[in-house]
RNA sequence: GCCGUUGUAGCUCAGUGGUAGAGCACCACCUUGGUAGGGUGGGGGUCGUGAGUUCGACUCUCAUCGACGGCU
Repeated sequence: GCCGUUGUAGCUCAGUGGUAGAGCACCACCUUGGUAGGGUGGGGGUCGUGAGUUCGACUCUCAUCGACGGCU
């Protein structure tokens, strides 16, 4: 330099054009003499960034940045 994969909650990851989710973690309450465990509820996201297509984009297109891999 060229090609590919990837970027979504604090962490690990789902989500193939129509309201952004799960597990773990966090907070409150219940349960216990107390802790652990269990149960119920709750908070937390400019979906890496910028543009384009569309009535509508996490999703499709382009550029760009980061991570990883391959080729030379």
This is a predicted structure of a 72-nucleotide RNA (transfer RNA) from a Chitinophagaceae bacterium. RNAcentral records the identical sequence in 2 taxa. Its mean pLDDT, the model's own confidence on a scale to 100, is 83.